[in-house]
Context: one part of a larger RNA
RNA sequence: UGACGGGGACCCGCACAAGCGGUGGAGCAUGUGGUUCAAUUCGACGCAACGCGAAGAACCUUACCGGGGCUUGAAGUGCAGGUGACGUCCCUGGAAACAGGGAUUCCCUUCGGGGCACCUGUAGAGGUGCUGCAUGGCUGUCGUCAGCUCGUGUCGUGAGAUGUUGGGUUAAGUCCCGCAACGAGCGCAACCCUUGCCCCUAGUUGCCAACGGGUAAUGCCGGGAACUCUAGGGGGACUGCCUCGGAGAACGGGGAGGAAGGUGGGGAUGACGUCAAGUCCGCAUGGCCUUUAUGUCCCGGGCUACACACGUGCUACAAUGGGUCGUACAAAGGGUUGCGAGGUCGCGAGACGGAGCUAAUCCCAAAAAGCGGCCCUCAGUUCGGAUUGGAGUCUGCAACUCGACUCCAUGAAGUUGGAAUCGCUAGUAAUCGCGGAUCAGCACGCCGCGGUGAAUACGUUUCCGGGUCUUGUACA
Numbered sequence: 001u002g003a004c005g006g007g008g009a010c011c012c013g014c015a016c017a018a019g020c021g022g023u024g025g026a027g028c029a030u031g032u033g034g035u036u037c038a039a040u041u042c043g044a045c046g047c048a049a050c051g052c053g054a055a056g057a058a059c060c061u062u063a064c065c066g067g068g069g070c071u072u073g074a075a076g077u078g079c080a081g082g083u084g085a086c087g088u089c090c091c092u093g094g095a096a097a098c099a100g101g102g103a104u105u106c107c108c109u110u111c112g113g114g115g116c117a118c119c120u121g122u123a124g125a126g127g128u129g130c131u132g133c134a135u136g137g138c139u140g141u142c143g144u145c146a147g148c149u150c151g152u153g154u155c156g157u158g159a160g161a162u163g164u165u166g167g168g169u170u171a172a173g174u175c176c177c178g179c180a181a182c183g184a185g186c187g188c189a190a191c192c193c194u195u196g197c198c199c200c201u202a203g204u205u206g207c208c209a210a211c212g213g214g215u216a217a218u219g220c221c222g223g224g225a226a227c228u229c230u231a232g233g234g235g236g237a238c239u240g241c242c243u244c245g246g247a248g249a250a251c252g253g254g255g256a257g258g259a260a261g262g263u264g265g266g267g268a269u270g271a272c273g274u275c276a277a278g279u280c281c282g283c284a285u286g287g288c289c290u291u292u293a294u295g296u297c298c299c300g301g302g303c304u305a306c307a308c309a310c311g312u313g314c315u316a317c318a319a320u321g322g323g324u325c326g327u328a329c330a331a332a333g334g335g336u337u338g339c340g341a342g343g344u345c346g347c348g349a350g351a352c353g354g355a356g357c358u359a360a361u362c363c364c365a366a367a368a369a370g371c372g373g374c375c376c377u378c379a380g381u382u383c384g385g386a387u388u389g390g391a392g393u394c395u396g397c398a399a400c401u402c403g404a405c406u407c408c409a410u411g412a413a414g415u416u417g418g419a420a421u422c423g424c425u426a427g428u429a430a431u432c433g434c435g436g437a438u439c440a441g442c443a444c445g446c447c448g449c450g451g452u453g454a455a456u457a458c459g460u461u462u463c464c465g466g467g468u469c470u471u472g473u474a475c476a
Base pairs, nucleotide, nucleotide: 001476002475003473004472005471007470008469009468010467011466012465013464015460016459019424020423021422022421023420026315027314028313029312030311031310032309033308034306035305042053043052064301065300066299067298068297069296070295077123078122079121080120081119082118083117084116087104088103089102090101091100092099093098106115107114108113126290127289129288130287131286135284136283137279138278139277140275142273147186148185149184150183151182152181153162154161155160166177167176168175192267193266194265195264197235198234199233200232201231202230203229207224208223211222212221213220238261241255242254243253244252245251317417321376322375323374324373325372326371327370333364334363335362338357339356343352344351345350383414388409389408390407391406392405393404394403430452431451432450433449434448435447436446
């Protein structure tokens, strides 16, 4: 100087407390451990591994296993020699890869040759093989915590200190005052995006107040440029104003005006560093290993196994509910190999058909909870939907291993979950649906969007994590 302490002081955080809803019990989905297996490819392991890499394993993917093939190789570059093809189509064998046979058959040229493809040979390729403790790059984490440093000066023999400590204050090393310090840098804040109010400009595909026309009805038509909205520009909030407190400070409490008030809400943004944290299987890369195989092609299987254990979720156990009929209100997205209306068929998944749309125009599209009727009357039930039998639909070369969905039948466990444990402070929790990426198909996961919309916070004694100062130390 740090680190540490079941030392001290001060402060903060859904850390506790106050509340609301869960997990832990059930069934299922998904990941992991374990076990099994020819293989169940590999990585990730307290927080910070376990719906993680994987934003989508039937084949492919695929790295694993079995079998069948190839050896300058599936792809790339150079050199030498050779051929005129290569390729496509057909036949035979085969599970395919591939092998054999048949048909067809190059381009440019200054006539020297060149290009292209194939064959042979060679130099070399290839490796998701090992090492993340050889590395780059990227990422997680403490933590959006308020810290981490430097120059000069001063002090100390020196390590080092000072500044950065102290008194206040703040979300903040934020600012003020003081001070052997004076300044500065990386962080904080602001500048960026979005949302909340107003104005200007613009007016189609969006809008419809006034006028006219039309209809069973609809901005449907003429038209209009007000409003909504769209998307470009601007204004607006700065403790600016008043008052009280405070040290005539920083700032804090209250108030006015205002759409908004003290960082308005949300996002992006992550200092010096820590964990030899993670990744050699994204990519790059040193070294090592492999070279008729640890490379590569193909078919089939596996990654989907199942006495069990754990994590994360979904659906429930019902009446604030279930069923059924009617009826209302979103936002944000996506669409030409696509979205696909009206119509017809089917109980339905869906099929037939094809208008419109490269989309503020058309489509996906029904929002759902809600609201209004009616049924159920507390039961393992008209709760719950697992499981199983049968019949189908769709995607795809192909749904046996191993897809999603529909219909009929079947109706399991489950009556609120022990010890323990998680999330959340406001348009939040809870609850309700909608969209998107990936994607042929496959979503209870993930990323977004809006609808309805709470309770509680006395407070900082205690638990956990963190910051500053101080103290002890036999630790570095």
Molecule: small-subunit ribosomal RNA, 3' major domain
Organism: uncultured bacterium